[in-house]
Molecule: c-di-AMP riboswitch aptamer (ydaO/yuaA leader)
Formats: sequence, structure tokens, C1' cells
RNA sequence: CGUGCGCACGCGCCUAAUCCCGCAAGGGAGCCGGGGAACCACCAACUUGGGGUGAAUCGGACGUCUCCUUGCGGAAGGCGUCGGUAGGAGACCUUCCUGCUCCGAACCCGUCAGCUAACCCGGUAGGCGAGAAGGAAGGAAAGG
Repeated sequence: CGUGCGCACGCGCCUAAUCCCGCAAGGGAGCCGGGGAACCACCAACUUGGGGUGAAUCGGACGUCUCCUUGCGGAAGGCGUCGGUAGGAGACCUUCCUGCUCCGAACCCGUCAGCUAACCCGGUAGGCGAGAAGGAAGGAAAGG
């Protein structure tokens, strides 16, 4: 000097997931989600079930398993791998342009829900980073 790991205090990121009060249990504010009229929409729906949160949808190729076949092989489904894709994220904020690096999951309701004022019911977790590109416009903040 570089790298890896651990701890502490900060600074940030994804996300609705922050702040305040309280000894605590809990309670508020803010933010977020669902249900729920008229009008409008759907003229259909009812196992090929349907629906919700979320960016996370939609394909393909290969291998393998189940089933059928004398065999070649065939249909559907499951699993795995690879590579795409609608879409989404990235250090002052918003918008635009050009790049780069990533994500493109998971879960829930339980036969049931279009929109939806009043009204009703919930959530406020978790996981990461040392990276944080450049240009334009408008703001903000800091400094003088």
C1' cells in the first nucleotide's frame, strides 16, 4: 500500500416500510395496500377456476423424469441448465439525452372481488453498498 473477515459510529441504496408519544403493552402522524354505490364498463360468468401485493411478465434451446410405443418416436406435465424478453433499480431532487452495472423473484386470498363517493379492513418488514458515469434545463442545500 492492497485484499479478506469482524465490530462500532456515520453516509447511502432497494422498498409503503419513516417520525413522534409511552416504563411497557401499545397509541398517534405520515406513507402504502385491499374491500366497497351511482354513473360507466363487461354482455357475460360459473375447474381450463378466479383474484391480489410486486418491476418481476412472456418465449426459446438443451438435458432428464413420468405416460404411450416392438422400435423409431410422440403428447402433456415436472425438474435442471443456458441465453433472451415486457418491465424495473443505481449518491442532492425532478425531467430529458447517451452509456455502464444489476434485477427480471417470492408470497398471499381460498371458489370470491370491474371501476367506485361515503364507509370498512389491513401493512409500516426485510435485505444490501464502499460502488456511487457523463451532458442539458429548473430547483434545493452549503459556502462567500